[in-house]
RNA sequence: UCCCUGCAAAGCCAAAUACCGGGUAAUCUGGAGACGGAAAACGCAGGGUCUUAUAGUAAGAUAGCCUGGCUGCCGAU
Numbered sequence: 001u002c003c004c005u006g007c008a009a010a011g012c013c014a015a016a017u018a019c020c021g022g023g024u025a026a027u028c029u030g031g032a033g034a035c036g037g038a039a040a041a042c043g044c045a046g047g048g049u050c051u052u053a054u055a056g057u058a059a060g061a062u063a064g065c066c067u068g069g070c071u072g073c074c075g076a077u
């Protein structure tokens, strides 16, 4: 350095739910709250699912649905 990632250490993120606000909606920001997560960091590249419509097509949402891309912490194995 690469692979690898624990009954380790230091930490990190934040589901459901309710509230304020945005959005036609899916759903998103914020604080509360923790189900869980070794990338539950980033990013729609390919799919899946969902939403809307004047449609059989388009525009959106979802990265905590999957695959793939890219970046990061530790160092027992």
Base pairs, nucleotide, nucleotide: 004075012037013036017032019030021028022027035064042069045067046066047065048062049061050060051059052058053057